[in-house]
RNA sequence: AGAGUUUGAUCCUGGCUCAGGAUGAACGCUGGCGGCGCGCUUAAGACAUGCAAGUCGAACGGACAUUGCCGGGGAUUGGUUUCCAAGACCUGGAGGUGUUAGUGGCGGACGGGUGAGUAACACGUGGGCAAUCUGCCUUUAAGAGGGGGAUAACACAAAGAAAUUUGUGCUAAUACCGCAUAACACUGCGAGUACGCAUGUACAUGCAGUCAAAGGAGCAAUCCGCUUAAAGAUGAGCCCGCGGCUGAUUAGCUAGUUGGUGAGGUAAUGGCUCACCAAGGCGACGAUCAGUAGCCGAACUGAGAGGUUGAACGGCCACAUUGGGACUGAGACACGGCCCAGACUCCUACGGGAGGCAGCAGUCGGGAAUAUUGCGCAAUGGGGGAAACCCUGACGCAGCGACGCCGCGUAGAGGAUGAAGGUCUUCGGAUUGUAAACUCUUGUCGACAGGGACGAAAAAUGACGGUACCUGUAGAGGAAGCCCCGGCUAACUACGUGCCAGCAGCCGCGGUAAUACGUAGGGGGCGAGCGUUAUCCGGAAUUACUGGGUGUAAAGGGCGUGUAGGCGGGAUAUUAAGUCAGUUGUGAAACCCCACGGCUCAACUGUGGGCGUGCAUCUGAAACUAAUAUUCUUGAGUGCAGGAGAGGAAAGUGGAAUUCCUAGUGUAGCGGUGAAAUGCGUAGAUAUUAGGAGGAACACCAGUGGCGAAGGCGGCUUUCUGGACUGUAACUGACGCUGAGACGCGAAAGCGUGGGGAGCAAACAGGAUUAGAUACCCUGGUAGUCCACGCCGUAAACGAUGGAUACUAGGUGUAGGAGGUAUCGACCCCUUCUGUGCCGGAGUUAACACAAUAAGUAUCCCACCUGGGGAGUACGGCCGCAAGGUUGAAACUCAAAGGAAUUGACGGGGGCCCGCACAAGCAGUGGAGUAUGUGGUUUAAUUCGAAGCAACGCGAAGAACCUUACCAGGGUUUGACAUCCCUUGAAGUUGGUAGAGAUAUCAACGUCCUUCGGGACCAGGAGACAGGUGGUGCAUGGUUGUCGUCAGCUCGUGUCGUGAGAUGUUGGGUUAAGUCCCGCAACGAGCGCAACCCCUGUGGUUAGUUGCCUGCACAUAAUGGUGGGCACUCUAGCCAGACUGCCGGCGAUAAGUCGGAGGAAGGUGGGGACGAUGUCAAAUCAUCAUGCCCUUUAUAUCCUGGGCAACACACGUACUACAAUGGCCGUAACAAUGGGACGCAAUGGUGCAAGCCGGAGCAAAUCCCCGAAAAACGGCCUCAGUUCAGAUUGUGGGCUGAAACUCGCCCACAUGAAGUCGGAAUUGCUAGUAAUGGCAGGUCAGCAUACUGCCGUGAAUACGUUCCCGGGCCUUGUACACACCGCCCGUCACACCAUGAGAGCCC
Repeated sequence: AGAGUUUGAUCCUGGCUCAGGAUGAACGCUGGCGGCGCGCUUAAGACAUGCAAGUCGAACGGACAUUGCCGGGGAUUGGUUUCCAAGACCUGGAGGUGUUAGUGGCGGACGGGUGAGUAACACGUGGGCAAUCUGCCUUUAAGAGGGGGAUAACACAAAGAAAUUUGUGCUAAUACCGCAUAACACUGCGAGUACGCAUGUACAUGCAGUCAAAGGAGCAAUCCGCUUAAAGAUGAGCCCGCGGCUGAUUAGCUAGUUGGUGAGGUAAUGGCUCACCAAGGCGACGAUCAGUAGCCGAACUGAGAGGUUGAACGGCCACAUUGGGACUGAGACACGGCCCAGACUCCUACGGGAGGCAGCAGUCGGGAAUAUUGCGCAAUGGGGGAAACCCUGACGCAGCGACGCCGCGUAGAGGAUGAAGGUCUUCGGAUUGUAAACUCUUGUCGACAGGGACGAAAAAUGACGGUACCUGUAGAGGAAGCCCCGGCUAACUACGUGCCAGCAGCCGCGGUAAUACGUAGGGGGCGAGCGUUAUCCGGAAUUACUGGGUGUAAAGGGCGUGUAGGCGGGAUAUUAAGUCAGUUGUGAAACCCCACGGCUCAACUGUGGGCGUGCAUCUGAAACUAAUAUUCUUGAGUGCAGGAGAGGAAAGUGGAAUUCCUAGUGUAGCGGUGAAAUGCGUAGAUAUUAGGAGGAACACCAGUGGCGAAGGCGGCUUUCUGGACUGUAACUGACGCUGAGACGCGAAAGCGUGGGGAGCAAACAGGAUUAGAUACCCUGGUAGUCCACGCCGUAAACGAUGGAUACUAGGUGUAGGAGGUAUCGACCCCUUCUGUGCCGGAGUUAACACAAUAAGUAUCCCACCUGGGGAGUACGGCCGCAAGGUUGAAACUCAAAGGAAUUGACGGGGGCCCGCACAAGCAGUGGAGUAUGUGGUUUAAUUCGAAGCAACGCGAAGAACCUUACCAGGGUUUGACAUCCCUUGAAGUUGGUAGAGAUAUCAACGUCCUUCGGGACCAGGAGACAGGUGGUGCAUGGUUGUCGUCAGCUCGUGUCGUGAGAUGUUGGGUUAAGUCCCGCAACGAGCGCAACCCCUGUGGUUAGUUGCCUGCACAUAAUGGUGGGCACUCUAGCCAGACUGCCGGCGAUAAGUCGGAGGAAGGUGGGGACGAUGUCAAAUCAUCAUGCCCUUUAUAUCCUGGGCAACACACGUACUACAAUGGCCGUAACAAUGGGACGCAAUGGUGCAAGCCGGAGCAAAUCCCCGAAAAACGGCCUCAGUUCAGAUUGUGGGCUGAAACUCGCCCACAUGAAGUCGGAAUUGCUAGUAAUGGCAGGUCAGCAUACUGCCGUGAAUACGUUCCCGGGCCUUGUACACACCGCCCGUCACACCAUGAGAGCCC
């Protein structure tokens, strides 16, 4: 940083999709270890159980336990027996120690949770409080005198199931209440200093009034508390500027509402509350309403600007089952406090009570989804206490989870016969792959054993934890998967499947050779993870501030006037709001960036610095914007002088034409159309003449001429009236531009009321056309069109181009003015202003195009656009009498929709041109019979292919067997054919038997070559393999057809174009031709054309046998038969010849063309071979070759017989005819090409003939096939189904061949069908051609009406290019590109989905 996807290709517009990063994630497959983090996003759903806020006995009275001391009683005992002592036990007093229910103090307003509500001063940021409070803490000053009355606890009694409550009686305090003292406190009055920001504030001061206190511990010192005041710190409250969501299909909201006065209330301002007064306040700079949402530091992404998010951590707010309320207190309207109400749950003796996990664990539920009812107060922090200490699910730790980030490992080195196995294979090999095995080594993690912390500041105290870490031991042992491999996007093969199964993020894969499905091998990527899904940003400049557009792609409002708003000319001065520079404060920490440190590294974390683009404050500058003041005239406007105009409104008026009415003339048609008909007309039309009526529109002039803002405006005259333009420079002095809303105008059609109505004319009727014709055409015809008034408010209302201003080459028209030169004047000419056109440069544009009338360069303002369809539809609002208009979505669906241009193709578009394309002709086909091919049908089989032209006498240059591929039956299975191995045997010939034959079997004969290894051949055997006219011509090669012998098809370089492409190859001529010439941003070249090649037409020359023979000679009945010769013919080599070369006309002086001469031949002399780039998935797998698939006792192969030859019928191609230009008979001329040895065969003989007998000659210019026929001459026939025609059939023969039944050809005799020139339609041919006549050849044993050639006879016609067909070039339109056999619209039929209506049915 981009990529894929619209097209045949291109450029553009434009959407969709992908590659990146991220997550509190989830799901699938997989899973070794450690560190640091994170973990109910859903039901602010409901909660069992335990814990999460207490503490102080040094405030107080009790109670209980314990302990010693003192006093009283005292059984009993001892000494003395008066007395003394001890003394269990009972009892009283003052204490000590410990525990603590209650009173009291402090704390339960912190810490912890959640994000429901909230669009708000809730939050962020910066200010203000001269309008405030603040427990504990710190500092300072002063003080604590003397009294009083109660009340819990407790005791007794009572109620209740319980919770709990009541009564009576007693008692204490740092609990409560008077009094005293007291001010720098508070209140009132008075007066002063300093200051400020309006009310006022600060300080000092006079008088009057009001208000304090508590004690405890200690031997004590003293300490902890108490009261008042001032100040600090901390925390809190209130107010304000600015900032951050969506919807206008929410436009008006508001009565305590806005303000005032007074009062109340609060810590404090305030309608916070109340009474009275006024009628305000908010709102397009978006009020109100609705929807959504905790806000921020920050997090993710991004180059940034931005966009999205608000988990964890930190700040603020709000909430605590739902709603409401206050109490206490420094602080709450209070998560683990109170009261009331609601819902829910629980207890109950039914009377009544109890509860609140959005604290930590945990349960159920919901969900794709989120953890332990753990340990400890050791640390940090918090509450209470003088302290010891107590409490602390805050917190510190551990457990679970690959949820995330980071780190480590699953070994390392060597190791080629490149093992085995797998996969692929062209079978050679390649790959997996140094990978493994094997050898050596190491020891992270893990295992075992030993030692063992820091975290703890004098001592003591460690949950984590026998943890981290260290040491030792053994041993490669315990540790790799996931996704992908058609393009985007790194990575390819095989098999299976066969539009099936499936894949897919987009384009799209799959219909028998799938790198896209599934599996395998291999490969690529990442790695304890990998993929998928979801969401966000990016890419997307695809909402464009940075950084987009609107002529045709989506997009300029139909047009104007103008409100708010935005923007705005020159000069001077001042201010300092914007702007710029600097100062100060703030912008919490964490995060981010940089540097240096700590955990072995990293993640993580510590310290310091930076950043925090913002807000506020003070000072300064004064160019620009702004504000104020003064001024100017060029913007704008006014005046004056002019001319132009279908500008508007009203009234009047004119002629032409249509129609109608009346009258005349006049007679049979008129009218209408492509052609007709409906219609009108003998009741007198049309036509024509005269008169009249009525309505509407204004020919010519008339012009990319004029006017208007647009819509629009057209006879003439008058009246009223708007605007623009030119000139002048007298006046005003920025008065301007644009313009959301608003207001007005606004074609046609349509609507309402009333007129009018000639023509025209929706609807409608009739006639035609047509398959139909609810159309186009015709005949009629009503609304309407016209007028007045009122609605409607839309159009391709278009220049598909909003308005204004300024600037930026020219050229040329036109309309209206003005000026100048010249002139007596006018025209012409020049300059200039305004309007309206064309061309064109720069520039712009995707291109087309625009180009001073911009779509150029700039500024300002408005309107509008953001993929196609759904849809300008639905709903809602507004407008309308209605029709409808305006505003204007979504669900769903597609991967495109679109613009401009390019190349083709196509057009019942245009121009030019060609072709037996038409026309002009000649002969045919289509009708008949036959032959042949095809379809169809039939069949056991009628083998297969060919299918418009370009299949159909085609493959097939020849099916009786064979061919033969088909069918029936009978056989064979390494095979009929090829190669390799083993064994036996020569091969083979003859004969017999069985059989339809293949084949089987018997007998006889035969005994190969050789270097002695073997080889050829036959038979048998085993397996590799053979074989296939089986499939696929849509897997192919090769070959062929066709457009088309049409004149085209391309390339290099250059140039033009963003590009596809164009140019060249177009244009003017010309040609058979892209043939040639000229011109030209083209210049050249290639494949085609032409020529070169062959045949033929003329001549020359060379040669002269098998050809020829003039002359000479010989021979014969006759013949080049012979000698001889090569003159001629001929043969076949080489040359010559034709090139628009010559002359003339035309043309441009060219190319060329027309005519002429000469010439055998004249403009390519005639014919052939030769077929460009390509098209038709054209034909052929059955000529051949060949991939893949299929078959292998059969789809192979052999044999016999049959079939390919069938026959109601249809088509194609031919032959023969229908006759007299003929038929028959007779006489009797003239060819050329070819063929011949398993051959052609002469003379001769024989038969009516086919043929047969026989065999001279010839491997051919020698011999043979070989008689040419039509023609010519003579004769008959005389227009008939015939002396035409010959089908069909019968009989008898001939030939080929093992074999003519199915199924050959020929001959003779007999038979004698249809047919009398052929409907619609259709074919060939332009000269030695058509037509016509015969001949030969290939195939072939035999079989030719077919095919390929040959020669003979030998025409007619072409005005011409309108039309049909095909083709070429140029041009034009296109929504086609599978290319018009294209594309494409709607209905209907069937199935299904959703919705409406619905007889009926059910509840």
This is a predicted structure of a 1403-nucleotide RNA (small-subunit ribosomal RNA) from a metagenome.
The RNAcentral record of the sequence draws on SILVA.
It matches the Rfam family "Bacterial small subunit ribosomal RNA".
Its mean pLDDT, the model's own confidence on a scale to 100, is 84.